RNA sequence: GUCCGAUAAAGGUAAACCACUCCGAAAGGGUGGGACGCAAAGCCACUGGCCUAAUUUCCGAUCGCCGGAAUAUGGACGCAGGGCUGCCGGC
Numbered sequence: 001g002u003c004c005g006a007u008a009a010a011g012g013u014a015a016a017c018c019a020c021u022c023c024g025a026a027a028g029g030g031u032g033g034g035a036c037g038c039a040a041a042g043c044c045a046c047u048g049g050c051c052u053a054a055u056u057u058c059c060g061a062u063c064g065c066c067g068g069a070a071u072a073u074g075g076a077c078g079c080a081g082g083g084c085u086g087c088c089g090g091c
Base pairs, nucleotide, nucleotide: 001091003090004089005088012038013037017033018032019031020030022029023028036078042084043083044082046081047080048079050075051074056070057069058068059067060066
């Protein structure tokens, strides 16, 4: 050091799934259980993509109801890129 990750050591994290007098319109999140994985699966929605559509706008209509389309201000960093930081060891 901008490199590498052993059949090493010490640890970390925790997908699916299950539970709940939890939060949320939803997506999703929280807590407990659980482990498929992960050497940044630590942190940041900055870029692309993805999920949702309460709200708003438009359209329809049998018109206070209802249906459809668009919309992130919502969400996920365990999709990829980027930024910041970091343990142990190898070289």

The RNA shown here (c-di-GMP-I riboswitch aptamer) has 91 nucleotides and comes from a Deltaproteobacteria bacterium.
Its mean pLDDT, the model's own confidence on a scale to 100, is 85.